Predicted 3D model of a 71-nucleotide RNA (transfer RNA) from a marine eukaryotic metagenome. Its Rfam family is "tRNA". The family's RNA type in Rfam is transfer RNA. Its mean pLDDT, the model's own confidence on a scale to 100, is 82.
RNA sequence: GCCUGUAGCUUAGUUGGUUAGAGUCCCCGGCUCAUAACCGGGUGGUCGUCGGUUCAAAUCCGGCCAGGCCC
Repeated sequence: GCCUGUAGCUUAGUUGGUUAGAGUCCCCGGCUCAUAACCGGGUGGUCGUCGGUUCAAAUCCGGCCAGGCCC
C1' cells in the first nucleotide's frame, strides 16, 4: 500500500428503503425393530468496533481493532 470482517461454523445480500436470508451444527418431531440417511419444525445476528452523512446505513465516508497478501 491492497484485500477481508454478517448466526457456533461456511456464507448470500454492496447502483442506501419490502422483515437480514441460506446451508451446516444444535434441539424437537416424523419415518425405522433400532441407528444412519431422508422429511417437517424450532432456537440462534445489535452485520468487527467507535463516530459521521441521511428521513432511512450490512451497504456511503472517517478513525481504531483483528486477520491475510505485497513492498